RNA sequence: GCCCCGCUAACUCAAUGGUAGAGUAACGGCCUUUUAAGCCGGUGGUUGUAGGUUCAAAUCCUACGCGGGGCA
Numbered sequence: 001g002c003c004c005c006g007c008u009a010a011c012u013c014a015a016u017g018g019u020a021g022a023g024u025a026a027c028g029g030c031c032u033u034u035u036a037a038g039c040c041g042g043u044g045g046u047u048g049u050a051g052g053u054u055c056a057a058a059u060c061c062u063a064c065g066c067g068g069g070g071c072a
Stems, first nucleotide, its partner, number of pairs: 001071007010024004018055001027041004048064005
C1' cells in the first nucleotide's frame, strides 16, 4: 500500500428497511438476625464519526476513525 471482518446499554451479544432488545453488572423491592445466594421490578442508548439514498436507516451506499486478520 491492497483486501477481508468487526464497532449497538457499564460488559458480553441480538435485532430480514417499519416501536432498538436479552443476559450479566449497578440500582430499588421481597426474603434473611445481618451479609451472600435466591426471587421480582423498572431505569439505563447521539447503534464509532460525517454525509448520501429512502415516506422511513442499527440495517443499503460513500468517506473517515479505531480494533483484528490476510497478502505484498